RNA sequence: GGGGAUAUAGCUCAGAUGGGAGAGCGGUUGCUUCGCAUGUAACAGGUCAGGGGUUCGACUCCCCUUAUCUCCA
Numbered sequence: 001g002g003g004g005a006u007a008u009a010g011c012u013c014a015g016a017u018g019g020g021a022g023a024g025c026g027g028u029u030g031c032u033u034c035g036c037a038u039g040u041a042a043c044a045g046g047u048c049a050g051g052g053g054u055u056c057g058a059c060u061c062c063c064c065u066u067a068u069c070u071c072c073a
Base pairs, nucleotide, nucleotide: 001072002071003070004069005068006067007066010025011024012023013022019056027043028042029041030040031039049065050064051063052062053061
């Protein structure tokens, strides 16, 4: 220098096909207990890596950039 993959909640990750942003764990609060753990109910938590484009509508399609991993040289 060229090719490919990945980037979504605090962590690990889903999100066939463009229309509802989600799960598990974790956190907070209540109930349960003398107390803790377990169990249970509810709640909070997101610039979907950044910018631009297409579209009525983009995590999703297109272009550029950034970071990490990988292959070739």